[in-house]
Molecule: Guanidine-I riboswitch aptamer
């Protein structure tokens, strides 16, 4: 913002770090390296996509189910904690501060 409701999950991305894999390096060991491009892996309130809920009218004698509409908006900028590997745009947080 609105008359109400204004949610959730799934997939994928931006991003993200190093358990596993690979890949590089070596003393060749069960080492080291993500200022390794990857791949499993986390992963967005303000990013996609879909599917479910939800409100509000309405059709149906009732009922089952059905139809139509909503489901808004959301600049900027650290800190600092959480995270069973570890960081993140994840979560605390639409916080806290500016505008």
């Nucleotide at each position: 913002c609105g008359a109400a409701a204004g949610u959730g999950u799934g997939c994928c991305u931006a991003g993200g770090g190093u358990u596993c894999c690979g890949u590089g390096c070596u003393u060749c060991a069960a080492g080291c390296a993500g200022a390794c491009u990857g791949g499993u892996c986390c992963g967005a309130g303000u990013g996609g996509c879909a599917c479910a809920g939800g409100c509000g009218c309405u059709c149906g004698g009732a009922g089952a189910g059905g139809g139509c509409g909503c489901u808004a908006c959301a600049c900027c900028g650290g800190u600092g904690g959480g995270g069973a590997a570890a960081a993140a745009g994840c979560c605390c947080g639409g916080g806290c501060g500016g505008g």